[in-house]
A computed fold for a 75-nucleotide RNA from PVC group bacterium (ex Bugula neritina AB1), annotated as transfer RNA. Lineage of the source: Bacteria > Pseudomonadati. The prediction has a mean pLDDT of 82.
C1' cells in the first nucleotide's frame, strides 16, 4: 500500500430506512434487626468523523480515523 471484519450507554454486546435497546455496573425506593440476594423505578448515547442519496440515515453509498486479521515475492 491492498483486501476483509468491527466501531452503538461506564463494560460486554444486540438491532439494522420511520420514537435507539438488553445484560452487568451506577443511583433511589421496597423488602430485612442489619447486610447480601430479590423486586420496582431512574439516570446514562454526537450509533467513530466528514460528506452524499432520501420526505426521512445509527441503518444505504463514498472518503477519512481507529482497531483486529489477512495479502504483497525471485522477474
Nucleotide at each position: 500500500g491492498c483486501c476483509u471484519g468491527c466501531g452503538u450507554a461506564g463494560c460486554u454486546c444486540a438491532g439494522g430506512g420511520g420514537c435507539a435497546g438488553a445484560g452487568c455496573a451506577c443511583g433511589u425506593c421496597a423488602u430485612u434487626g442489619g447486610u447480601a440476594a430479590u423486586g420496582a423505578c431512574g439516570a446514562g448515547g454526537u450509533c467513530g468523523c466528514c460528506g452524499g442519496u432520501u420526505c426521512a440515515a445509527u441503518u444505504c453509498c463514498g472518503g477519512c480515523c481507529g482497531u483486529a486479521g489477512g495479502c504483497u515475492c525471485c522477474a